Predicted 3D model of a 391-nucleotide RNA (Bacterial RNase P class A) from a Rhodospirillaceae bacterium. RNAcentral records the identical sequence in 2 taxa. Its Rfam family is "Bacterial RNase P class A". From the family's description: Ribonuclease P (RNase P) is a ubiquitous endoribonuclease, found in archaea, bacteria and eukarya as well as chloroplasts and mitochondria. It is annotated as a ribozyme. The gene name in the source record is rnpB. RNAcentral holds the sequence, with entries from ENA. The organism belongs to Rhodospirillaceae, within Bacteria.

RNA sequence: UCAGACGGCCGGAUGGCCGCUCCCCGCGCGUCGGGGGGAGGAAAGUCCGGGCUCCACGGGAACACGGUGCCGGGUAACGCCCGGCGGGGGCGACCCCAGGGAAAGUGCCACAGAAAGCAAACCGCCGGUCGCGGCCUUCGGGCCAUCCAAGCGGCAGGCAAGGGUGAAAGGGUGCGGUAAGAGCGCACCGCGCCGCCGGCAACGGCGACGGCACGGCAAACCCCACCGGGAGCAAGACCAAAUAGGGACGGCGCGCGGCGUUCGCGCCGCAGGUGCGUUCCGGCAUCGCCGUCCGGGUAGGUUGCGCGAGGCGCCGGGCGACCGGCGUCCCAGAUGAAUGGCCAUCCCCUGCUCGCAGGGACAGAACCCGGCUUACAGGCCGUCUGACGCC
Numbered sequence: 001u002c003a004g005a006c007g008g009c010c011g012g013a014u015g016g017c018c019g020c021u022c023c024c025c026g027c028g029c030g031u032c033g034g035g036g037g038g039a040g041g042a043a044a045g046u047c048c049g050g051g052c053u054c055c056a057c058g059g060g061a062a063c064a065c066g067g068u069g070c071c072g073g074g075u076a077a078c079g080c081c082c083g084g085c086g087g088g089g090g091c092g093a094c095c096c097c098a099g100g101g102a103a104a105g106u107g108c109c110a111c112a113g114a115a116a117g118c119a120a121a122c123c124g125c126c127g128g129u130c131g132c133g134g135c136c137u138u139c140g141g142g143c144c145a146u147c148c149a150a151g152c153g154g155c156a157g158g159c160a161a162g163g164g165u166g167a168a169a170g171g172g173u174g175c176g177g178u179a180a181g182a183g184c185g186c187a188c189c190g191c192g193c194c195g196c197c198g199g200c201a202a203c204g205g206c207g208a209c210g211g212c213a214c215g216g217c218a219a220a221c222c223c224c225a226c227c228g229g230g231a232g233c234a235a236g237a238c239c240a241a242a243u244a245g246g247g248a249c250g251g252c253g254c255g256c257g258g259c260g261u262u263c264g265c266g267c268c269g270c271a272g273g274u275g276c277g278u279u280c281c282g283g284c285a286u287c288g289c290c291g292u293c294c295g296g297g298u299a300g301g302u303u304g305c306g307c308g309a310g311g312c313g314c315c316g317g318g319c320g321a322c323c324g325g326c327g328u329c330c331c332a333g334a335u336g337a338a339u340g341g342c343c344a345u346c347c348c349c350u351g352c353u354c355g356c357a358g359g360g361a362c363a364g365a366a367c368c369c370g371g372c373u374u375a376c377a378g379g380c381c382g383u384c385u386g387a388c389g390c391c
Base pairs, nucleotide, nucleotide: 001387002386003385004384005383006382007381008380009379010378012346013345014344015343016342017341018340020038021037022036023035024034025033026032027030040362044373045372047371048370049369050368051367052232053231054230055229065228066227067226068225069224070084071083072082073081074080085099086097087096088095089094100223101222105221106220107217108216109215122163123162124159125158126157128155129154130153131152132151133144134143135142136141171189172188173187174186175185176184190212191210192209194207195206196205197204198203236303237302238301239300246294247293248292249291250290251289252288255270256269257268258267259266260265272287273286274285275284276283310329311328312327313326314325315324316323317322347360348359349358350357351356352355
C1' cells in the first nucleotide's frame, strides 16, 4: 500500500423566531408571566424471560400437555450471554453447528438399482464339466493353435475385488495370500471395549485387547434429564351524572269475598285498569301517584404512571459474561394521544455554467425491565490476519 477478520461508537452542530405537551413558582387568576424537562439504537416484530396486578390453589408425588437439550459459569430469569469441548469451513485473523439417547421398542429409507436392513448378484472375475477350432480381412486370402492349448456358448457352482445405481451398498489404504477372491493373514488409520493418566466436567492422551460384531433418520413416534398454574395496564383500584330499573321510609288512593292481624294494614282469589292498532269474545303480560334517601352500575373523571434488576465516574475482583464498594445525577409521561415548523451560519454527499442548486438513512414511546430478531444513507475508532514493497 492492497485485500480481509473481529469488536465498539456516532446517527448532523450552533443561534434566532413562532408553536405543542408535562412539571414548578408567582400574582393583577388570565386560556397570564417566569423557569425547567420532552423519543430510539432499534421506541419496530411481539419471538423468549422477568417485575407488577387480578383470578385459582393445603403440601407432595404421579400422569397428560408444552418447552429446553455437549460441559462449566453469569443472571431476578431465559430458548440470552461468557469461557471451554467436539464436528465442519478458511493459508490465516476467524466463522458456522437443533450438538442427549439409534446394542429399550415401533416406524421410515422416495427415484434409480440385482439388492435399502436382511442381506443380495445385473455386468464382471474364477476353476469344473459338455459342445463347437479361433482371430483378422481390401473376400483374393492371411495369421495363430493342433487337442491336458486358446476362444465362444450351455449347465451346475465359487466370489464380492472391479464396473454400474443411489444421499446411503455390511470399515478404508497397502502388502501378502488365493483358481478367483474375501479381515482370510499382517501393518497403519477408523470403530468398539477395558485399564491408566490429565481435566470440576464435556472431553483429551497413552497402552492393551477384539477382525468389525454396531447403516442412516429422533426439526418420526418414543426414551432420559431439567423447567413450566391461568390471564394480562382494555391488568387492577377509587370517585361518580342524566335516563331506566332495584330497595327503604313518608303522604294520598284502594270495589267484593276469604284468611291473618300488634287494627296501621298485609296476603290470596275474583272483579277492574293499562299494553298487545280499533270494537266484541278469548288469551298473554303487568299493577296506582307524589316526595326524600340508599346501594349497584353506564358515560365521564382520578389512579396504576415512572427512584429504576436506573445512568455516569473512580477503585477493586474475574480470561470473560458479570460482581462488589464509594461518589454523583434525576432523565418523556401523552390519551382527537405533545415531542414540530421556518430562517441563518457551519459540516457531509452529488451535480455543474465554480458559487449556486438539490439531498442528509431506518424509523417514532404508550405499565416497566433483560434479551433475541429484523430495518438502517453516511461516517469514526481500536485490535488482529494475509500478500507485496522498503529500512